A computed fold for a 74-nucleotide RNA from Sphaerochaeta sp., annotated as transfer RNA. Lineage of the source: Bacteria > Spirochaetota > Spirochaetales > Sphaerochaetaceae > Sphaerochaeta. The sequence was found in a public genome assembly. The coordinates come from a structure-prediction model, not an experiment, and the mean pLDDT is 81. It matches the Rfam family "tRNA". It is annotated as a transfer RNA. About the family: Transfer RNA (tRNA) molecules are approximately 80 nucleotides in length.

[in-house]
RNA sequence: CCUCCUGUAGCUCAGCCGGAUAGAGCACUUCCCUCCUAAGGAAGGGGUCGUGCGUUCGAAUCGCGCCAGGGGGA
Numbered sequence: 001c002c003u004c005c006u007g008u009a010g011c012u013c014a015g016c017c018g019g020a021u022a023g024a025g026c027a028c029u030u031c032c033c034u035c036c037u038a039a040g041g042a043a044g045g046g047g048u049c050g051u052g053c054g055u056u057c058g059a060a061u062c063g064c065g066c067c068a069g070g071g072g073g074a
Stems, first nucleotide, its partner, number of pairs: 001073007010026004019057001028044005050066005
């Protein structure tokens, strides 16, 4: 320098052939249960979907640039 993949909640990820309020597990908070803890049960908080621009009635999803991490090649 070229090319490909990845970036979504504190962590690990799904969703990514456009559609209405963005999800799961774990973690966290509160409550129930218990003499207490653990386990179990219920409820809840938490996300500008890496970033900017564009396309569109509508973008996590499509296009382009940039940033970060990784693989391959020269």